[in-house]
Molecule: small-subunit ribosomal RNA
Organism: Pseudomonadota bacterium
RNA sequence: AUGAAGAGUUUGAUCCUGGCUCAGAACGAACGCUGGCGGCAGGGCUUAGGCAUGCAAGUCGAACGAGAAAGCCGCGAGGCGAGUAUCGUGGCGUAAGGGUGCGUAAUGGGUAGCUGACCUGCCCGCAGGACGCGGAUAAGACUCCGAAAGGGGUGGUAAUACGCGAUGAGACCACGCGCAUUCCGGUGCGUGGGGUCAAAGGCUGGGGAUCCUUCGGGACCUGGUGCCUGCGGAGGGGGCGACCUCCGAUUAGCUAGUUGGUGGGGUAAUGGCCUACCAAGGCGAUGAUCGGUAGCCGGGCUGAGAGGCUGUCCGGCCACACGGGCACUGAGACACUGGCCCGACUCCUACGGGAGGCUGCAGUCGCGAAUUUUUCUCAAUGGGCGCAAGCCUGAAGAAGCCAUGCCGCGUGCGGGACGAAGGCCCUCUGGGUUGUAAACCGCUGUCGGGGGAGGGGAAUGGCGCGUGGUGAACAGCUGCGUGCUUGACUGCUCUCCAGAGGAAGCCCCGGCAAAACAUGUGCCAGCAGCCGCGGUAAUACAUGUGGGGCGAGCGUUGUUCGGAAUCACUGGGCAUAAAGGGUGCGUAGGCGGCGCGAUGCGUCCUGGGUGAAAGGCCACGGCCCAACCGUGGAGCGGCCUGGGAUACGGUCGUGCUGGAGUGCGUGAGGGGUGACUGGAACGCGUGGUGUAGCGGUGAAAUGCGUAGAUAUCACGCGGAACGCCGAAGGCGAAGGCAGGUCACUGGUGCGCAACUGACGCUGAGGCACGAAAGCGUGGGGAGCAAACAGGAUUAGAUACCCUGGUAGUCCACGCCCUAAACGAUGGGCACUGGAUCGCUGCUGCGCAAGCGGUGGUGGUCGUAGGAAAUUCGUUAAGUGCCCCGCCUGGGGAGUAUGGUCGCAAGGCUGAAACUCAAAGGAAUUGACGGGGGCUCACACAAGCGGUGGAGGAUGUGGUUUAAUUCGAAGCAACGCGCAGAACCUUACCAGGCCUUGACAUGCCGGGAUUAGGCGGGUGAAAGCCUGCUGAUUGCCCGCAAGGGUGUAACCGGCACAGGUGCUGCAUGGCUGUCGUCAGCUCGUGCCGUGAGGUGUCAGGUUAAGUCCUUGAACGAGCGAAACCCCUGCAGCGAGUUGCCGGGUGUCGCAGCCCGGGUCUCUCGCUGGACUGCCGCGCAAGCUGGAGGAAGGAGGGGACGACGUCAAGUCAUCAUGGCCUUGAUGGCCUGGGCCACACACGUCCUACAAUGGGUGGUACAGCGGGACGCCAAGCCGCAAGGCGGAGCCAAUCCCUGAAAGCCACCCUCAGUUCGGAUUGCGGGCUGCAAUUCGCCCGCAUGAAGCCGGAAUCGCUAGUAAUCGCGGAUCAGCCACGCCGCGGUGAAUCCGUUCCUGAGCCUUGUACACACCGC
Repeated sequence: AUGAAGAGUUUGAUCCUGGCUCAGAACGAACGCUGGCGGCAGGGCUUAGGCAUGCAAGUCGAACGAGAAAGCCGCGAGGCGAGUAUCGUGGCGUAAGGGUGCGUAAUGGGUAGCUGACCUGCCCGCAGGACGCGGAUAAGACUCCGAAAGGGGUGGUAAUACGCGAUGAGACCACGCGCAUUCCGGUGCGUGGGGUCAAAGGCUGGGGAUCCUUCGGGACCUGGUGCCUGCGGAGGGGGCGACCUCCGAUUAGCUAGUUGGUGGGGUAAUGGCCUACCAAGGCGAUGAUCGGUAGCCGGGCUGAGAGGCUGUCCGGCCACACGGGCACUGAGACACUGGCCCGACUCCUACGGGAGGCUGCAGUCGCGAAUUUUUCUCAAUGGGCGCAAGCCUGAAGAAGCCAUGCCGCGUGCGGGACGAAGGCCCUCUGGGUUGUAAACCGCUGUCGGGGGAGGGGAAUGGCGCGUGGUGAACAGCUGCGUGCUUGACUGCUCUCCAGAGGAAGCCCCGGCAAAACAUGUGCCAGCAGCCGCGGUAAUACAUGUGGGGCGAGCGUUGUUCGGAAUCACUGGGCAUAAAGGGUGCGUAGGCGGCGCGAUGCGUCCUGGGUGAAAGGCCACGGCCCAACCGUGGAGCGGCCUGGGAUACGGUCGUGCUGGAGUGCGUGAGGGGUGACUGGAACGCGUGGUGUAGCGGUGAAAUGCGUAGAUAUCACGCGGAACGCCGAAGGCGAAGGCAGGUCACUGGUGCGCAACUGACGCUGAGGCACGAAAGCGUGGGGAGCAAACAGGAUUAGAUACCCUGGUAGUCCACGCCCUAAACGAUGGGCACUGGAUCGCUGCUGCGCAAGCGGUGGUGGUCGUAGGAAAUUCGUUAAGUGCCCCGCCUGGGGAGUAUGGUCGCAAGGCUGAAACUCAAAGGAAUUGACGGGGGCUCACACAAGCGGUGGAGGAUGUGGUUUAAUUCGAAGCAACGCGCAGAACCUUACCAGGCCUUGACAUGCCGGGAUUAGGCGGGUGAAAGCCUGCUGAUUGCCCGCAAGGGUGUAACCGGCACAGGUGCUGCAUGGCUGUCGUCAGCUCGUGCCGUGAGGUGUCAGGUUAAGUCCUUGAACGAGCGAAACCCCUGCAGCGAGUUGCCGGGUGUCGCAGCCCGGGUCUCUCGCUGGACUGCCGCGCAAGCUGGAGGAAGGAGGGGACGACGUCAAGUCAUCAUGGCCUUGAUGGCCUGGGCCACACACGUCCUACAAUGGGUGGUACAGCGGGACGCCAAGCCGCAAGGCGGAGCCAAUCCCUGAAAGCCACCCUCAGUUCGGAUUGCGGGCUGCAAUUCGCCCGCAUGAAGCCGGAAUCGCUAGUAAUCGCGGAUCAGCCACGCCGCGGUGAAUCCGUUCCUGAGCCUUGUACACACCGC
């Protein structure tokens, strides 16, 4: 010393930059909803717009003149009223108080000064004085004019009104003298004589000794007050300069009384304030002038502060008073409620004329989002007048209205349920919450209401009494004490009474930011401060419930400061985020080396003055507290001033050499300018040779060429540019600079240390230079080449490519003045480890090459350090100092406008409206690339066979339909869900029916006339109506009959069932796909601010993130591999139904039989393969070979990482939510899912001779079979039928395998190919084959002769080809699907290309990620 917080929002994520937004405080506020009491404050911010009405400045009879009436009394005269009211003269006041903020950027204000250049009524102090006269005038009276306002005339009157004279302590003026001072102009003090200037001795109280008297009194005495002249004071004012006091340069020049002087005028006073003359000045980038805005300050709000914004209330100053101007009076005014003039407006009018000024208090209209009562009182405080009483006072004090603000109080307190009812929510027999909340019990009594009491603001003044001063005085006047008297407004305090009674709302609840559930809604309605919510489960809309916050308020809007270090003085930046001027020279300015001396301006120390009060702070105190108020203190950052210090800065003086410069010597260089000159290439010209092309491209064409091109040789001409050297090299300030020679010339390095002696650095303006393009004039023009033309390309091609080609490119002179003019990095100086390579000097050593030292210069890498990172790093972007330029979100826009420059083109300077919630930088991870590297895959290529054409099958689209149920949609939907739609299935359609339902559970009632069975009627059936029969039963009573009671099925009723209705984008589960691809991660450590990286990269290797080596990594997990299954070889064990040599048996000849355990086979269990050996390699591993049934994973399968596609499925199932309930449920009959002008996918069969047909003949494996497979035999051309043996199956059956092989026919033909279609006749299944089954026979005999663009599969027992089996299944639309075996190829050079994928790397403005933006 008491003081400093941040958050949201750019991204997939990160760090930074940067804007936008929020949380805070405040307000003269307004608006919405709501509203109990009190205190203290505040209240027309807009039209300085207009105003009705009332009030806001009068007072004094103790300056003076005049002077009623009503009424009362009296017979009357008259008296009282009353010298009252009132009128006027005169004095003082009206210049204050009160209002407003127009104007004003300095004529103002603030602060500290100056006035030797000034004034001052009332007040205070001191000194002196007031003598003698005079003439008017208002009111009043009479009279006249005018509608009024108002005015004229006649006569008359007083004064503290006015005038004259006298006196002059004194003041003032000029002159003389003396002293002091001075800026030499003067000024001050003193003094002498001269001149000028006063007054009201009024008014009034008291006295009565002396004198006078009209007998009232006067002189006189004593007081009060007033008057005059001076001097001084206090307070108040006038004037002057200094510093400070908003924005605009798209306002740069302004000025004639202008600047100064002299004389004069004017003023209280200086001055160009005014005037005459003279001079020609004065102001301005330290911003004049002009334009805009504005009263300034003490203070107020905010802020940690510095600062920013502001000037309402209170206080100081200023300005204004209907708009503008002017003076008068006065001590003071150019005068808010005075005057005159002009103007606008309003009002009156008899039309001739008049009146008025709320920016005083109330009030009214208008304006506006918006701002109050036409209140009370002078009781207090203060002001004017008065001797005083007192009068006046919309100043003031109070009250009224308004939640406008601040502050205080209340709307109750305690008890009261494992917790009422109701509400809301839920996983709903129940629970949670509202919630001790309520009810209920007890208590209290604030505020408000009613009654009563008390005290304060009151001090004075006046009168009475007492006492002191003055005085001759017990008058008077005056001081003190005491008694009586004075309240507009009343708050307040105390007390009594009743009674929880009269008193709670507003906003919010997605994040920021504290507080969530339900329902409704369905990108609608709406919300929103920013980000953003809402498209059917919304904590964001609306409502309810609950909750949070504040509370007589709460929100909203507006404004200010804060947060915002987002204009950065404190306290920012400029390589890439906005920002270094294109470069240099240099003016002003800013900054500046070493020593000594001086000064004391800055600076520092110490006094004095000031910094008003209020406010703020501290302390104490007063209202119960607080707000509010009082007293005191500190403080008031500042300015002025006396004294002191002298380090640092400044200034002056003097010196120095280190900065800077000069000189001498010596270097390197495309530095600049001019002249001259050279060769190569190119084009052209002439001539020669020579012939059909040349040229050009991705390919071409335009073009050139038989009139001879291109090519080639010779000679000549022309213009432009300079190969090699040449470089990461050199020079220059930058732009930029390249053949050679010469001349002129700038800069710069090194060496020497002779000279100068801070001469320096930077540099607003200014000046110069400034690539290319462009412009002007004149040249020049070979090549190149905008524009242009043609040819191509293309959907087009005003382009890229080609053929031509003009400006221009070149020169001279003059303009333009821009650039990614870049190191995107201004200049200078100093300091801060190094390493290395060039260029260029000097120097030591060395013969040299070279090495070492010391400078300058051009690069690279890097330490510390910096930085958001990238990166910079002695050539800084490090650390400091100095100067300049520039930036302040993106867009609009370097645009518009103004100015200026330019011949033009255009340059420089340079906005705003509007709009967005970002725009950006660097880096990260992905994804992507018609980027790169490495490597895979039937990806291509090589090859074989297909699809796309035909006919048919099947699925889909479309169309149709009463319905053609639904789903699947690129790969990864389409012979898919469906491994079996004639009924059923079935979800669709039509019609007929049922309603507790076809099905589940619970409850209530019925239930023996029961369930079930058999019938009848009707009907298409379902169903509806109806008859008969009729079990299985418990307990009790009863002999029995029977009765009572209970009960299953069943019946009725209530809850509920049911739904293939919706949402696969609410879900589980399951599945597809990338992809059997080799990847995906973790722990710890390390690196990075961080996202993240490392590990997982690199070098090898592999099918593989497989393994090896290295390595800030070391390990680990999910994947790969292995383990499992099938298959290939062998061994062992075991042999029935399988197998079998030998034997037996049999007409035929069957493992048929006896047997066997060798073989095949079957079922188990083992073995076998591991790169073990040789070669290469560090290793991992690779290559070849041997052996082996098998060789480098032997072949095949199962197995699918983190994840992607809101992929698919609510119709397998499950499931949230929604919907439906005489229907969207259920039953039935019939129909449909099989439609058909078309289109597509997947298949089948073909088009034939490697084939078709006929006959003969050989060899499998996987499987299936009792509601089944079905043998032999018989019938039928056949499908099939009859038949019945065998088999629950290594036994029997399905079961003839087919291609193949043998033989014959067919001979290239729409055929002996092909079989669609159709007719007829049959068979089978089934309740039933019309819609809509399969099969057989005969007949019919379509398209099709190998398939356009395009496209698919396959690398070996594979493709191709051949048949066989099975599931589903009554049958079958199966040519499908899932399996099985038979026969059995071709090709792979290779990785450029197409597709997809993996790793590394690169670019990115992509991240819903290239189908992007």